[in-house]
RNA sequence: ACGAUGAACGCUGACGGCAGGCUUAAUACAUGCAAGUCGAGCGGUAACAGGUGUAGCAAUACAUGCUGACGAGCGGCAAACGGGUGAGGAACACGUACGCAACCUUCCUCUAACUGGGGCACAACCUUGAGAAAUCAGGGCUAAUUCCCCAUAACAUUGCGAAAGGGCAUCUGAUUGCAAUUAAAGAUUUAUUGGUUAGAGAUGGGCGUGCGUCUGAUUAGGUAGUUGGUGGGGUAACGGCUCACCAAGCCAACGAUCAGUAGCUGGUGUGAGAGCACGACCAGCCACACGGGCACUGAGAUACGGGCCCGACUCCUACGGGAGGCAGCAGUAAGGAAUAUUGGUCAAUGGGCGCAAGCCUGAACCAGCCAUGCCGCGUGAAGGAUGAAGGUCCUCUGGAUUGUAAACUUCUUUUAUCUAUGAAGAAAUGUCCUGAUUCUUCGGGACUUGACGGUAAUAGAUGAAUCAGCACCGGCUAACUCCGUGCCAGCAGCCGCGGUAAUACGGAGGGUGCAAGCGUUAUCCGGAUUCACUGGGUUUAAAGGGUGCGUAGGUUGACCGGGAAGUCAGUGGUGAAAUACUCUCGCUUAACGAGAGAACUGCCGUUGAUACUAUCGGUCUUGAAUACGGUGGAGGCGGGCGGAAUGUGUCAUGUAGUAGUGAAAUACUUAGAUAUGACACAGAACACCUAUUGCGAAGGCAGCUCGCUACGCCGUCAUUGACACUGAGGCACGAAAGCGUGGGGAUCAAACAGGAUUAGAUACCCUGGUAGUCCACGCCCUAAACGAUGUUCACUCGAUCUCAGCGAUACACUGUUGGGGUCUAUGCAAAAGCACUAAGUGAACCACCUGGGGAGUACGAUCGCAAGAUUGAAACUCAAAGGAAUUGACGGGGGUCCGCACAAGCGGUGGAGCAUGUGGUUCAAUUCGAUGGUACGCGAGGAACCUUACCUGGGCUAGAAUGCAAGUGGAAUACCGCUGAAAGGCGGUAGGCUCGCAAGAGACCGCUUGUAAGGUGCUGCAUGGCUGUCGUCAGCUCGUGCCGUGAGGUGUUGGGUUAAGUCCCGCAACGAGCGCAACCCCUAUCAUUAGUUGCCAUCGGGUAAAGCCGGGGACUCUAGUGGAACUGCCUGCGUAAGCAGCGAGGAAGGAGGGGACGACGUCAAGUCAUCACGGCCUUAUGUCCAGGGCUACACACGUGCUACAAUGGUAGGUACAAAGGGCUGCAACUUCGCGAGGAGAAGCCAAUCCCAAAAAACCUAUCUCAGUCCAGAUUGGAGUCUGCAACCCGACUCCAUGAAGCUGGAAUCGCUAGUAAUCGGAUAUCAGCUAUGAUCCGGUGAUAAAUUCCCGACUGUGCACUCCCG
Repeated sequence: ACGAUGAACGCUGACGGCAGGCUUAAUACAUGCAAGUCGAGCGGUAACAGGUGUAGCAAUACAUGCUGACGAGCGGCAAACGGGUGAGGAACACGUACGCAACCUUCCUCUAACUGGGGCACAACCUUGAGAAAUCAGGGCUAAUUCCCCAUAACAUUGCGAAAGGGCAUCUGAUUGCAAUUAAAGAUUUAUUGGUUAGAGAUGGGCGUGCGUCUGAUUAGGUAGUUGGUGGGGUAACGGCUCACCAAGCCAACGAUCAGUAGCUGGUGUGAGAGCACGACCAGCCACACGGGCACUGAGAUACGGGCCCGACUCCUACGGGAGGCAGCAGUAAGGAAUAUUGGUCAAUGGGCGCAAGCCUGAACCAGCCAUGCCGCGUGAAGGAUGAAGGUCCUCUGGAUUGUAAACUUCUUUUAUCUAUGAAGAAAUGUCCUGAUUCUUCGGGACUUGACGGUAAUAGAUGAAUCAGCACCGGCUAACUCCGUGCCAGCAGCCGCGGUAAUACGGAGGGUGCAAGCGUUAUCCGGAUUCACUGGGUUUAAAGGGUGCGUAGGUUGACCGGGAAGUCAGUGGUGAAAUACUCUCGCUUAACGAGAGAACUGCCGUUGAUACUAUCGGUCUUGAAUACGGUGGAGGCGGGCGGAAUGUGUCAUGUAGUAGUGAAAUACUUAGAUAUGACACAGAACACCUAUUGCGAAGGCAGCUCGCUACGCCGUCAUUGACACUGAGGCACGAAAGCGUGGGGAUCAAACAGGAUUAGAUACCCUGGUAGUCCACGCCCUAAACGAUGUUCACUCGAUCUCAGCGAUACACUGUUGGGGUCUAUGCAAAAGCACUAAGUGAACCACCUGGGGAGUACGAUCGCAAGAUUGAAACUCAAAGGAAUUGACGGGGGUCCGCACAAGCGGUGGAGCAUGUGGUUCAAUUCGAUGGUACGCGAGGAACCUUACCUGGGCUAGAAUGCAAGUGGAAUACCGCUGAAAGGCGGUAGGCUCGCAAGAGACCGCUUGUAAGGUGCUGCAUGGCUGUCGUCAGCUCGUGCCGUGAGGUGUUGGGUUAAGUCCCGCAACGAGCGCAACCCCUAUCAUUAGUUGCCAUCGGGUAAAGCCGGGGACUCUAGUGGAACUGCCUGCGUAAGCAGCGAGGAAGGAGGGGACGACGUCAAGUCAUCACGGCCUUAUGUCCAGGGCUACACACGUGCUACAAUGGUAGGUACAAAGGGCUGCAACUUCGCGAGGAGAAGCCAAUCCCAAAAAACCUAUCUCAGUCCAGAUUGGAGUCUGCAACCCGACUCCAUGAAGCUGGAAUCGCUAGUAAUCGGAUAUCAGCUAUGAUCCGGUGAUAAAUUCCCGACUGUGCACUCCCG
C1' cells in the first nucleotide's frame, strides 16, 4: 500500500431510497411546548353554550346550576413510566451462573369471605388583616370514595404449646390447641362498578455468593467498627447496618493499600485465526438531573419538569424580601475542525386517567436541513475515416497522438419538464342496522376517521434534449512527453527529487484510477512472527545474574491399590432480542426489512469413564545420600624455619669517575662514590622445578615443614529408600583500587619535583619520590568478575595428546572411570565457527533482551563513613546504530623481485648575460587554451599587414564565400572621375556574345524576393573522435566445472624459471580471450638478380690533373629477392623448464641493436579554438575595413643558448661524412663590394647540376693566466635583403663600443654503448625572420657491473607493532 469512521477540511456537485447527525463546555440558558386525567367520588358555578323566569314592542337588562359542560378547590389514580446524559464510580457497578430456610410487589388474573352503625374536621366559599410581589395570618359556614370511632372477623399478625415428616448449620413443619390485636365507601341509567380482608399467580424489584472485569512496585505493608462473638436497636428483609460489652483478629507478593484512567454488556472495526482496538446509532443494566446533603408522600423515589437546608450563578424588587434549574423537544450564546427546524399530527403504534365519548402525550409517526455514510440510477445508444480542423509531440515536404472521439446519419426516452389519474398504510374504534349468545361477549352489513400527501405509483406529450468531477502518472503503484525554472521557486508517506537537457518542482498535451464524488488530515486494526498462547530470542548483532547455599514456588524415578479434584464422554438448564452466518420472502433492484434455522466455542446441574496429572495408602532400587578401603592436588586457616636478591649501616681495600640514554642531561662522587671483601640489620617476594600441568563454586591459589580443616576421584556394592533438580525474595563469599583505626615500610610506585624530547609535551624516556603496595581488625561489593557461552539430567561418528586412579601386563599394545586440550563427521549457525567440556537432539527451573543516542543519566527509594553501589525513567533527537564475512586501497608492517631507483661516474640546472615560455602586474586591448607528477622553446612546424580569435574607430544586414528557385535589368569584360584612412558610397566611358524571322531562350554579370547562412560565443561536468599518464608495467578477464545462502573464491595461488601470467612441475580444476613474445620496418653479414646518373680491378684511348672517354660487372654502392641464430652443438648443474662457460663455430649468441605496436582500466585528466555534435545570438555573440595590441615590465619560475677559458682563443694550412632540399626554386662560374650582398650567367624537374665549406680532428705559428688576443651583452654609426610597408616590431653585414661573468648556496636533472659528452650538416614551417626551438643525419667517443639504504613497481598474507579507511 489495504480495510474502517457519529468524522473534519479542499475542489466539485443530477436524482432517489434507507440510515445517521455536539465525540468539545455534566458550560450558561431568552421563548414556547414536553403529565395529566376523572363531574360515573364531592362541595360547587368563575368563563362558554343552551333553557326557563321577570321587565320590555324589540334590541337588551336582570334573575335562575335547570341542562350541556366546567376555572379554581377537596378527593382518587398517574406523576418512580416514557424521554435525556455518561459527570461519578475499579465497585457484586456490569457480565455470567447459582442462592434467599432472610424479603417486598399498586394496577392485572384466579379463589374465599365481607361491605353494619356513628361522628369530628379542613379547603373551596364569605370575611378581616399584612405585603411591592411571592404569599401569609386570623375569624366564620360546609360536602365526600378525606379523616376518626364502634361493631363483626380468620386461613391474617403476635404470644404460649403438641407434632408425623423434611432439610441446609441456624431451621422448617402437615395436622392442631389457647389467648390477644386489626377491616371497609360509596357511585349509579339497577346492567353494573368500586371498597375491605385473606390466599395463590403473574409482573416488577431488594439482598447474598462463585467466576470474569485497565495501568503503575520509582505504591509493600494496610485496617479500630477494623475481623469475629453476645445482647439491644433498626429494615420489607439478612448483615457492624447501628450501639454497648468481650476477644484480637481480618486483608496482602496468586499484588493488599495507594495513585492514575474508565459507565458495563449484547456487540462494532480489523485480523486466516489467536488476538488487538473500540463501546456512536439500536437493545439490556447502572449512575446522574445547577454542586452537595436530607428526609417526606407513596406499593414503589431518597423523586429530571415534588419538597427542605447549605453553596455558586442568573433574574425581579418598593431593598423589607422573593423567583429559577433544557444531561426532555425545538432554539440561543459560548467552546470547537465540527454536528440540523424555535416544523406537522395524535391518522397509526404505545402510555396515563376515565364506564365511555374523550382529554393529554416534543413518547411516537411524519416532514424540513446536511453527499455524513451505505445502496440504486442517470448524464445517451448504434453507425460513422478525408483518420477533418484545432491542440500536443517528433527523426518536421511529412509522420504520430487526441481519435470513432467530433461533425454527420439513424434510434431510444430511464431521468427532466408539462398534463391527467391517484393509492396501501383503516386492523379496529365510533354511530346505525342486524344475527347468535352460556348474559358475558362474538359475527355480518352500511356510514365515519390519514399528519405524511395530491406523496408513492400509473398513463400521455416534448425532445439528446437538463446533468462530470477529483486525485495521480520516479520506485513502492496502474499511468510519459514537451516547455518554464536552475539546490531558486518548490515537492515529499518512505527512499529521495531541484546546482541548464527534471517522466519527482510549475504549466501544457496525453495517460491511469475512482466517480456524484475525489483527495487530504486525524484515529483504530492489519501488514508486525516488531511482546512471539498459536508464534521469538540471549558466544560475537539487544540480551546469562560475579559465584555458591538455600526459602516460597515450579518440576520430579519404578510398581500396585483406593476414591475421582483436574481431564474426557452422554444428558438437562441457561446463554434476552437485535447484530453476524445459511435458506426463503417483501419493497421494480439493491441498500433496507420480514420469517425460519443453525450458531452463541461460555456457565451451572446430573450420570458415567479412570489412561495421564494431582491426592491417599503400600512396595522397590536404578536417582540421591551414607559407610568401609584406597588415592590426588599451588584447595583453605594458623605456627615455625630457610636461602638468594635488594636496600641500609659499620669496617677494610682502592681511585676518578659512576649511573643513565636513540643521544644526553638532571642525579651520586676527592667530605672518597661506583667497584671489591667482611660483618650486621630490615622488610617484601619465593628463581630453577614450572607445563598444552594441578586444585577450587567463583574471586583466586606456588620456598620448606608441622598442626587443624574442606573437597574430588577410584574400588567394594554394605546401609537408607526418591530423601531429587532448579531456585523469585533471602543469606554468604567476592580481584584490584579505595575508606577507617593501629602497626610496618626493603622494593616498586599514582600525585609531585627535576632532566630530556617536542612547535608545544601537564605524555611516552631518564633521575628522584609520597600515599599505596605488607600485617591485624572493620567497611566497600565493583571489573573485558570472559568460555563475552546460567544450573541440572538424558541421548548422539571418529582420531589424537595429557593428568589421577583401577584392571590386565611384555618397557609394546590395550580395557574402564573421572578431569584437562587439539582435530573432525552428521547436525546446528547470518557467518565466523561449535562439535560427548556442543553453540547438536530433548526435558526441568531461574535470569535477561525488544532500534541508536539522551543514559546506566535525572528524580525517588534502599545500602554506604565517604567514594559511590543497587533499582532505574522521560522530554528531545537521528534513520540509522550494530554483527559476520567479501573485494579493495593504505601503512614511518612482512616477503620477493625489477627499474639510471640508489650507488659508481660523465655532463648539466640552480649564480651571469641573452633567447624563449609561464605567472604576476600593467593596459583601450595586452585574444584564447594548457597548471603537481602528466602545464610552462606546450597548441604555435615560424604574430610587421595578413594570420587574429583581442582593442579603438568607420561601414553592411540573405549578409564576406558557394548553391537553388522566381522576378527584373544588363552581354561578359575593360577602364575612368569625385569623396574617404580604407572598406564603402556616388557617378561616368568603352564594349557590344550564341541560337532564333520575331517573341523569346542560353552562357555570364548585377539587383529584388524566398530558401539552404554565419558564430574561434558558453558548456570537455551533455558528447564523438583524438591524446597524455600509470606503463612496454605484466597484468586484466571469460566459458564450463567445483566451493560458498551470498558478496565472492578457485582457475590466476604453491615449488622452480623468465625480460615477461615466459615456460616447466604440482594442484578442483579444464580450457579460452585481450595483453607478453612472434609476424612488419630500419640496421649489422652473405648469396643472387639488375648495372644508370653510381663504380673502375683488368684492356684500350686521353689530360696539367680528374671514370674524362671506349668499355666492363669483378669490387664499392644502389634496391629487389633470398639465406643466416634455433641454447642447434659441447661441458657442468637441474626431474623438467632452464641456467652457467671471456666454450667452439659464426658477420652476429642467448630478445644481436633500434623503431612501429600501448591489455582491462585509472585520473568526470586534456581538447567544443583542428574537426564533428546536443542544447544560446540573428541590424549581432554575424561580417568588411584602417590603425593599434598579442612584442608592455618593479618582479618570480621553467626550458635553453653563449660563456667564464690553455683538453683553450686567434691566424694559416691539410683531411674524412651521412641524410636531406631545389623551377615563384637551387644556382656553379665570372665580376663589383672588406662584408651582408649586387650585376651577369652555364647546368639541373636531379645517384647526372646546385645548396655544399662539413666541423671537431691533424700540422704550423702565436697568446701565457690577465676580466686577458677570454667572453660577447649593450649602445652609436654606416649598410644589405625580403616585403605595399621593417616606427611600435625583421634578419643579416661592416666599423666602433666591450656589460655581467673567473665554474655557481640549499637543492636538483639527464644518461649504461656507438650510449653520455662533444662536433658540425640538413629539413619542415617560410616573402622575410625572432631557430639558441623542433625533427632528422652522420663525425670523434668515455665511466659503472654492486643491491645495504632512498624512490617507484610487483606479489602473497591478513594484524601479527592490540594500525586504519570505505
Description
Small-subunit ribosomal RNA from an uncultured bacterium, 1366 nucleotides, folded computationally. It matches the Rfam family "Bacterial small subunit ribosomal RNA". Its mean pLDDT, the model's own confidence on a scale to 100, is 83. RNAcentral holds the sequence, with entries from ENA and SILVA.